Context: one part of a larger RNA
Molecule: small-subunit ribosomal RNA, 5' domain
Organism: uncultured bacterium
RNA sequence: GGACGAACGCUGGCGGCGUGCUUAACACAUGCAAGUCGAGGGAGGCCGACCCUUCGGGGUCGAGUCGACCGGCGGACGGGUGAGUAACACGUGACCAACCUACCUUGGGGUGGGGGAUAACCUGGGGAAACCCGGGCUAAUACCGCAUGAAGUGCCGUCGUCGCAUGGCGGUGGCAUGAAAGGGGGCCUCUGCUUGCAAGCUCCCGCCUGAAGAGGGGGUCGCGGCGUAUCAGCUAGUUGGUAGGGUAACGGCCUACCAAGGCGACGACGCGUAGUGGGUCUGAGAGGACGACCCGCCACAUUGGGACUGAGAUACGGCCCAGACUCCUACGGGAGGCAGCAGUGGGGAAUAUUGCGCAAUGGCCGAAAGGCUGACGCAGCGACGCCGCGUGUGGGAGGAAGCUCUUCGGGGUGUAAACCACUGUCAGGGGGGAAGAAACCCGGUCGGGCAAAUAGCCCGGUCGGUUGACGGUACCUCCAAAGGAAGCGCCGGCUAACUCCGUGCCAGCAGCCGCGGUAAGACGGAGGGCGCAAGCGUUGUUC
Numbered sequence: 001g002g003a004c005g006a007a008c009g010c011u012g013g014c015g016g017c018g019u020g021c022u023u024a025a026c027a028c029a030u031g032c033a034a035g036u037c038g039a040g041g042g043a044g045g046c047c048g049a050c051c052c053u054u055c056g057g058g059g060u061c062g063a064g065u066c067g068a069c070c071g072g073c074g075g076a077c078g079g080g081u082g083a084g085u086a087a088c089a090c091g092u093g094a095c096c097a098a099c100c101u102a103c104c105u106u107g108g109g110g111u112g113g114g115g116g117a118u119a120a121c122c123u124g125g126g127g128a129a130a131c132c133c134g135g136g137c138u139a140a141u142a143c144c145g146c147a148u149g150a151a152g153u154g155c156c157g158u159c160g161u162c163g164c165a166u167g168g169c170g171g172u173g174g175c176a177u178g179a180a181a182g183g184g185g186g187c188c189u190c191u192g193c194u195u196g197c198a199a200g201c202u203c204c205c206g207c208c209u210g211a212a213g214a215g216g217g218g219g220u221c222g223c224g225g226c227g228u229a230u231c232a233g234c235u236a237g238u239u240g241g242u243a244g245g246g247u248a249a250c251g252g253c254c255u256a257c258c259a260a261g262g263c264g265a266c267g268a269c270g271c272g273u274a275g276u277g278g279g280u281c282u283g284a285g286a287g288g289a290c291g292a293c294c295c296g297c298c299a300c301a302u303u304g305g306g307a308c309u310g311a312g313a314u315a316c317g318g319c320c321c322a323g324a325c326u327c328c329u330a331c332g333g334g335a336g337g338c339a340g341c342a343g344u345g346g347g348g349a350a351u352a353u354u355g356c357g358c359a360a361u362g363g364c365c366g367a368a369a370g371g372c373u374g375a376c377g378c379a380g381c382g383a384c385g386c387c388g389c390g391u392g393u394g395g396g397a398g399g400a401a402g403c404u405c406u407u408c409g410g411g412g413u414g415u416a417a418a419c420c421a422c423u424g425u426c427a428g429g430g431g432g433g434a435a436g437a438a439a440c441c442c443g444g445u446c447g448g449g450c451a452a453a454u455a456g457c458c459c460g461g462u463c464g465g466u467u468g469a470c471g472g473u474a475c476c477u478c479c480a481a482a483g484g485a486a487g488c489g490c491c492g493g494c495u496a497a498c499u500c501c502g503u504g505c506c507a508g509c510a511g512c513c514g515c516g517g518u519a520a521g522a523c524g525g526a527g528g529g530c531g532c533a534a535g536c537g538u539u540g541u542u543c
Base pairs, nucleotide, nucleotide: 001543002542003541004540006539007538008537009536010535013389014388015387016386017385018384019382020381021347026345027344028343030342031341032340035073036072037071040070041069044066045065046064047062048061049060050059051058052057080300081299082298090224091223092222093221094220095219096218099217100216101215104213105212106211108209109208110207111206112146114144115143121136122135123134124133125132126131152177153176154175155174156173157172158171159170160169161168162167182205183204184203185202186201187200191198192197193196226272227271228270233263234262235261238260239259240258241257242256243255244254245253275297276296277295278294279290280289281288282287302323303322304321305320306319325336326335327334328333353379355378356377357376361375362373363372364371365370392422393421394420395419402413403412404411405410426484428479429478430477431476432475436470441465442464443463444462445461446460447459448458449457450456487532488531489530490529491528492513493512494511498527499526500525501524502523508515509514
């Protein structure tokens, strides 16, 4: 000199963009943060229409609406934190002939016929509650057989081809195994009854199966990145083999048996510290230090352990057990997990609102309308940082007053002020007023595809309509008015800036050298000056 997620002191006008618990991975009141689908299913409440009514009500239907239940998809993403971890955790390069992959895309084939349950509901019971138990009814895209079936898989055989060791790929024959689910719109060409409606036709969404792709993941290895030798030896599933189990998959991953190996001064093992990379800061570079915000990966979710479900699980807002803690209790028993967004207490030098909106971007569900979304977009608070702007401009005396110094003549503050003439940034008031919005969707129209169809559906073009939290904000314009807007540190040398008074080794200053004991440019005040400026200094850390 630079830098900072800073803090402290004094001071503080405006805006833009960023950024804000570095400490207790301490404990948490309250609200919200993951739902959605009625075009999968049955029953019900409300509402409406119609019918009946002994006026109590009952029945049928559904364009609608509500909240439970069964079912599907999502809750493994998104968001947080950095505790643990010195490890194939991360980075980079390579490999898997040892692997998985829901939704999506491409192209192929199929979607036949049955069965038994169960929640909701009704009913009985237990409990303070949380909730639980028994009996009865019922549906499905829930569950389970059967049929069909091979491009799949396994075994046996055969042929070809290739390689990277175990072997891979492809063709062919036999045996075995082995799948599915429906829902919605429209129509009468075909079939059946034949007005019209269907089990018929058609379109869309699904379902099953095998192949490929994309994206995502799993595994293995080389190399790389830390301190300590005042840690020198470490190791029994340990190292290898055989057989088996397990896994999507290789593997001592696990088990039994066999062998006695394996690692280490090129630092094993131990201890301490630490998430890691892109990067950030500094530096001419080499290097050094760091890893806030943003992006990738990893790990964790009160502590420890465990599995279930699922394509996928460290399962933060799932389950079970144990521990600590908090709460409720009728004392029998229950409930909970902010390292999500706000917010509270506590710790601390120190770090924000219990805000608005789904308008945009993105995500989940849905055919869609749409719903949900503390992701996100915005707003609020903090000079915490960077950047920009302002606090006026021009004129104005040999030069007011005040203050200050003085050799008492005068000098300084100082064109500074007053005064004159202007200007109008910001702040203030009035008026106008955005972009961010284009889609989805709806309506019109044109072209094309499926089709029997001038139904319907799909695709594309074009025209119109609808949608803004921020926000009456940005911006523009008008009005008024110099009016509302400057401080902080320093002045002995380093280092830019000097005098007076007070004090008298006192009070005090100080980064280093050092000042202060009666004329102190070093203490305190004043005048003046120097430096930076909405900041200026100090402290801390780092180069």